Predicted 3D model of a 61-nucleotide RNA (Fluoride riboswitch aptamer (crcB RNA motif)) from a Hyphomicrobiales bacterium. Its mean pLDDT, the model's own confidence on a scale to 100, is 76. The sequence was found by an Rfam model in a public genome assembly. Of the family's consensus pairs, 100% are formed in the model.
RNA sequence: UUUUUAGCCGGGGAAGGAGUCCCCCUGAGACCGCCGAUAGGCUGAUGACUCCUGCUGUCAA
Numbered sequence: 001u002u003u004u005u006a007g008c009c010g011g012g013g014a015a016g017g018a019g020u021c022c023c024c025c026u027g028a029g030a031c032c033g034c035c036g037a038u039a040g041g042c043u044g045a046u047g048a049c050u051c052c053u054g055c056u057g058u059c060a061a
Stems, first nucleotide, its partner, number of pairs: 010025004016052006033042003
């Protein structure tokens, strides 16, 4: 340097998917939004950035 064989390459960051980065947890944990006694009310599709999709508002054709 090349070839072959075997094994491994996890999960999460409040309600869609993908890429990159960051953070956290890992045999039980990270995580499971906020206010309110109740009724009820409030914010964002992201942990951050970008793109797609969905919803909402405004303007133009």